[in-house]
RNA sequence: AAACUGGAGAGUUUGAUCCUGGCUCAGAACGAACGCUGGCGGCGUGCCUAACACAUGCAAGUCGAACGAGAAAGUUUCUUCGGAAAUGAGUAGAGUGGCGCACGGGUUAGUAACACGUGGGUAACCUGCCCUUGGGUGGAGAAUAACUUGUCGAAAGAUAAGCUAAUGCUCCAUAAGACCACGGCCUCUUUGGGGGCUGAGGUAAAAGAUGACCUCUUCUAUGUUAUCACCUAAGGAUGGGCCCGCGCACCAUUAGCUUGUUGGUGGGGUAAUGGCCUACCAAGGCAAAGAUGGUUAGCUGGUCUGAGAGGAUGAUCAGCAACACUGGAACUGAGACACGGUCCAGACUCCUACGGGAGGCAGCAGUGGGGAAUAUUGGACAAUGGGCGAAAGCCUGAUCCAGCAACGCCGCGUGAGUGAUGAAGGCCUUAGGGUCGUAAAGCUCUGUCAGAAGGAACGAAAAAAGUAGAGGUAAUAUUUCUGCUCUUGACGGUACCUUCAAAGGAAGCACCGGCUAACUCUGUGCCAGCAGCCGCGGUAAGACAGAGGGUGCAAGCGUUGUUCGGAAUUACUGGGCGUAAAGAGUACGUAGGCGGCAAUGUGUGUCUGGUGUGAAAGCCCUCGGCUCAACCGAGGAAGUGCGCCAGAAACUACCUUAACUGGAGUGUAGGAGAGGAUGGUAGAAUUCUCAGUGUAGAGGUGAAAUUCGUAGAUACUGGGAGGAACACCAGAAGCGAAGGCGGCUAUCUGGAUCAUAAUUGACGCUGAGGUACGAAAGCGUGGGGAGCAAACAGGAUUAGAUACCCUGGUAGUCCACGCCGUAAACGAUGAUAACUAGUUGUCGGAGGUAUUGACCCCUUCGGUAACGCAGCUAACGCAUUAAGUUAUCCGCCUGGGGAGUACGGUCGCAAGAUUAAAACUCAAAGGAAUUGACGGGGGCCCGCACAAGCGGUGGAGUAUGUGGUUUAAUUCGACGCAACACGAAGAACCUUACCUGGGUUAGAAAUCAAGUGGACGGUUUUCAGAGAUGAAUUCCUUCUCUUCUGAGACUGCUUGACAGGUGCUGCAUGGCUGUCGUCAGCUCGUGUCGUGAGAUGUUGGGUUAAGUCCCGCAACGAGCGCAACCCUCGUCUCCUGUUGCCAUCAUUAAGUUGGGAACUCUGGAGAGACUGCCGGUUAAAAACCGGAGGAAGGUGGGGAUGACGUCAAGUCCUCAUGGCCCUUGAUGCCCAGGGCUACACACGUACUACAAUGGUCGGUACAAACCGCUGCUAACUCGUGAGAGUACGCAAAUCGGAAAAAGCCGGCCUCAGUUCGGAUUGAAGGCUGCAACUCGCCUUCAUGAAGUUGGAAUCGCUAGUAAUCGCAGAUCAGCAAGCUGCGGUGAAUACGUUCCCGGGCCUUGUACACACCGCCCGUCACACCACGAAAGUCUGUUGGACCAGAAGUCGCAAGGUCUGCUUGCGCCGAAGGUCUGGCCGGUGAUUGGGGUGAAGUCGUAACAAGGUAGCCGUAGGGGAACCUGCGGCUGGAUCACCUCCUUU
Repeated sequence: AAACUGGAGAGUUUGAUCCUGGCUCAGAACGAACGCUGGCGGCGUGCCUAACACAUGCAAGUCGAACGAGAAAGUUUCUUCGGAAAUGAGUAGAGUGGCGCACGGGUUAGUAACACGUGGGUAACCUGCCCUUGGGUGGAGAAUAACUUGUCGAAAGAUAAGCUAAUGCUCCAUAAGACCACGGCCUCUUUGGGGGCUGAGGUAAAAGAUGACCUCUUCUAUGUUAUCACCUAAGGAUGGGCCCGCGCACCAUUAGCUUGUUGGUGGGGUAAUGGCCUACCAAGGCAAAGAUGGUUAGCUGGUCUGAGAGGAUGAUCAGCAACACUGGAACUGAGACACGGUCCAGACUCCUACGGGAGGCAGCAGUGGGGAAUAUUGGACAAUGGGCGAAAGCCUGAUCCAGCAACGCCGCGUGAGUGAUGAAGGCCUUAGGGUCGUAAAGCUCUGUCAGAAGGAACGAAAAAAGUAGAGGUAAUAUUUCUGCUCUUGACGGUACCUUCAAAGGAAGCACCGGCUAACUCUGUGCCAGCAGCCGCGGUAAGACAGAGGGUGCAAGCGUUGUUCGGAAUUACUGGGCGUAAAGAGUACGUAGGCGGCAAUGUGUGUCUGGUGUGAAAGCCCUCGGCUCAACCGAGGAAGUGCGCCAGAAACUACCUUAACUGGAGUGUAGGAGAGGAUGGUAGAAUUCUCAGUGUAGAGGUGAAAUUCGUAGAUACUGGGAGGAACACCAGAAGCGAAGGCGGCUAUCUGGAUCAUAAUUGACGCUGAGGUACGAAAGCGUGGGGAGCAAACAGGAUUAGAUACCCUGGUAGUCCACGCCGUAAACGAUGAUAACUAGUUGUCGGAGGUAUUGACCCCUUCGGUAACGCAGCUAACGCAUUAAGUUAUCCGCCUGGGGAGUACGGUCGCAAGAUUAAAACUCAAAGGAAUUGACGGGGGCCCGCACAAGCGGUGGAGUAUGUGGUUUAAUUCGACGCAACACGAAGAACCUUACCUGGGUUAGAAAUCAAGUGGACGGUUUUCAGAGAUGAAUUCCUUCUCUUCUGAGACUGCUUGACAGGUGCUGCAUGGCUGUCGUCAGCUCGUGUCGUGAGAUGUUGGGUUAAGUCCCGCAACGAGCGCAACCCUCGUCUCCUGUUGCCAUCAUUAAGUUGGGAACUCUGGAGAGACUGCCGGUUAAAAACCGGAGGAAGGUGGGGAUGACGUCAAGUCCUCAUGGCCCUUGAUGCCCAGGGCUACACACGUACUACAAUGGUCGGUACAAACCGCUGCUAACUCGUGAGAGUACGCAAAUCGGAAAAAGCCGGCCUCAGUUCGGAUUGAAGGCUGCAACUCGCCUUCAUGAAGUUGGAAUCGCUAGUAAUCGCAGAUCAGCAAGCUGCGGUGAAUACGUUCCCGGGCCUUGUACACACCGCCCGUCACACCACGAAAGUCUGUUGGACCAGAAGUCGCAAGGUCUGCUUGCGCCGAAGGUCUGGCCGGUGAUUGGGGUGAAGUCGUAACAAGGUAGCCGUAGGGGAACCUGCGGCUGGAUCACCUCCUUU
């Protein structure tokens, strides 16, 4: 000098957000266990479970310097050979006696207690051995064990007789001092008593041993002395006993406990106080600050964690306590009610001759058992310590060491340098490469550890012995001190050191989706599996398994378990309660808590200083010792606590005061009020009843019916009865603590308020328990009963309707008395007090100015409302009536469900209320706000959406597509709108993908390589065959370069890479398409607002077809969409003038020809239309309405054009494409035939009709667009006709298809199944084509079906549209009722937006977000799980009564050998027995609800106005959700009205 220093978060509720809130993770630790792996050393640690049972050995002995007695073997000597003596040896072993055995060691069962911790007290006590001091140790005696001899017994052992000693035992003497009782004096004190001095009485001691010396000797003995021992007293030290303050777990679903209990007096007992015990007296004592009871637990220093405060824990080490097989008891002793002592009882084990005995590892090892789990039947007393001893020494499983175990902490190693052909090999790959990787190999080094050899400690200092000196002594003894010599090591030949050899012997484990560092391939295919949470896995898995690679830690690594942390998630530090969990329904008030202002004192709390204690170890700091560290040593700091002393006096508390008046009361004077209780009374209305008038309906509903009525209802009039409730006034107005209170009036009565400032003088606030009040429903008794109305009945509705609606209707609703005690009992907001901007309304007072007066106005007090600033809030919102800022007190909350339930208690007549869990289960449940979507919510607007019209479909026949069925196959796809005359703009073969059969295999077609052969190619014929194909055959011809060998091109065959696939996946994809929808929307940048998701812009007022435009605006701009630009039609101009045109002039049968260029037309270029102009409306706008002009007028008609996105919409069979699958008995390819064309039936889309606005016959007129050489085909001839023959023209404004049809004119038909309709069928033909049977089209003749305008339902269309009429084209050999285009004729209607459908914008509700095809409730059925009840039954524990009573202490008595002893009796007394209670727990047929479980049943209760608004309490009913009655709430949508506020 130091002892200080330390605080991180993340994942998960949602489409997204903020909050609340739980769950989970990352950290540290461990006496651990398990899995995989394992080189060395040091230091520690090691039955947490069965305080379960224990074989075997050891763990407490020692002293001959207390005492008596006392072997044997062996050796030696002698011998009569039997033995004896000596030695061994006063030894071993045993006994008497002393001390120790109460320490040390083990364990944590019990104990919630003065057990423990801390601090005190003992004036209420003890203390062996030890230390100091004073004094003393005289005399005498009687026994007894060992031993000897008997007896009994299996044994253990017992017993009789006899002998003997002591530091064993007894007696006498002595008594400084001690103790006892009685006096005197002094002193202290907690007033009980204690201490000191003193007087005279009484009581009680002792033991010797050893060494030396003296005397004397034969030895003893006596004496002296030293040491030890002994007795007594005082003191100390040490160790204990007892008492007290404070601290010390959970349960109140344990609320009352107690009779020696509480106290007193006398006595007993103890070392000592005390009901500790006893007799008597009194009736006390404890308890909500938790008694009593129950459950759990040894306590502490400390340990782990934590920033701390705390929380958890109590292994090892240390202190204390308790226990020693279980229960009880005493003895001995200084100390025990005694782990290795005794007695008794019990259980268990062992021995036994069955009579009886023995035992206690929770000492160290060890065994069995239990368990996930915890070591050697080791060495030594060398060290430290203990017992005994004078000492040597003996004993010591205390201890020191070693062994086993990665169980923990710490340290070391498994090599270092260099080395790029980036080797081989593995893995990946975009096939280029990348990576393992300087890693390896190779080269050069080093030598820790392990191995071998050698050396070699510290721990040891002593005691004893010897010796020298000094002290002490009469003394050279003994003895004390000092020095020297000598001696002692289990560990262990260990640590450590040196040398040798050799990279040689030494790396694993977990993880790699996020949290959380680390990524790919393969396999698998909601399987197998993973998972701490979220969650992965259903064919491209970074999440499973394997591999490669990587990350982390490392002789370990992971997992599991437990504790703290994170968790401010119990909040003292440091949380909350309007809506998330949470304010009691309300008030009064007890205990308690808190409390205005002034002064004095005290010093309770508080603060300051000092002092004692807070054991050691540990933590922390400094220094030191092992090579470092772990570990260890020394000194300090700290231990926030408790006690004592001294001081301060602001605050707090207490004391005092003729203190104070501001809080709180009282008095006086007023006014307001649905405040309460009781009595009386009025009118309107409903119902009933009587009478009258009067006649057929009334009533009720969405519509009806049940019901009432011709026996006279309803309606109207009059009379009467009875009960209940009080219209208007009436108001977010008033009153009350809350519930609640409403006609008028009388009586009684509570409270608040204003004014005044007389009076009391803190009298106050809150309030656990407690008490009172407390809507509706309900209950009991008795009344009453008009209306209404649970239950109930009937009628409807409905799939059903235990409901909603209707008709009836009983409890009840009303009154009195008594219960119940709950509601969304709500402002979802406890009470009180203070402070903190305002504005406005209203109710009750008071004052002021002014006024004749009433208002108005201003001020103030008390209530009640609306808005609003600061502030607060998660937000919504609250905001002087706070949810703001503070203070006090109370109540309540701690994830969701289970559950406000079970059990228990209390209350209740019952219904039930109140108090109130757990198992189990989930990872959420929830609040507020946001964006969407949705609503049988609202507003505005649009659309052939409805309406108004016209024509259809649905009925018939046929065609066509689909489903279904059938089939060898009937190929495949498309399925509400947005599949179904769709892919398919055209299936006889082909197409064709399907089926049957026959063939083929590098392939029908592509590229390359290797080998081999050859031209290749073209042409012909025959045979077999269904054909593909196969086998033969005929003729013709020979490419390029060349070094002349060959090479190349081309091609056949073989082989290999590969081809091929209309096979699967449109839910792996691209592209394309449909749809909402040609709807007007969809977004962005910057800024602003909001914690944020988001909002604003884009909303609002107008307007538009339009987010079109204008105005306004915290927005300003911009993009994709709209519109416009494009094509076409409509008018005009210019240009052009054939094949088109023809007004004028000629001409012809004819624009035929000449001619013309005007018109039509062709096809190029332009013009034109813009709300430009006028009037009106509106806001001086945008725009709209009307008008003029114009071919056209407000986007002129039509087309092309399709925003962000939605539907996992459609398409792998157009095409492309990832992955998978098939590939020689093919899912490839070729061929023939068949099928896609089937046919009981159902649906869609069309055609033709049902007829007279028609059919038929004859005549006659007018288009547009398009097409044509493998073609269109004129004219002519033939044929009834389809068509055939022949043949002109035309690659087209020229020729042809080509006739347009409806229309118009005329004739017939005359309302019929017809002269309608044309299906079907027969016959005969035509055309195309290789082919017309399955399976084409057309013609003629004949046949002549259904059908007479179509049920429910449903479709299209707003003008050149619908309707109707025909024409053309694509496909195509042929085949059109389909599709696409073209023109002709040519309407009706739209009042309007209530309703249906779809859409847009704004707003609102939401429990939806896969977004209403959403979500979601309950019964029932099945499986599993935990729990409750239950006739009982079985343990445990505890109480009461009684019986019996061991050992033993104590008491009494008797006997006796009279110290000791024996016996008997009595009190108490353990286990035991009987009876009877309480409580905890186990089990239990059956039963009850609860929870969980991909696809069960029934309904649809809730969320939107959820289709009857929902919910709360209560009562009844019902398969179920639920329904209904009564009262309450808004946490109800919508519309209207009233009132008030905001803005000016």
The RNA shown here (small-subunit ribosomal RNA) has 1544 nucleotides and comes from a Bdellovibrionota bacterium. The prediction has a mean pLDDT of 83. The organism belongs to Bdellovibrionota, within Bacteria.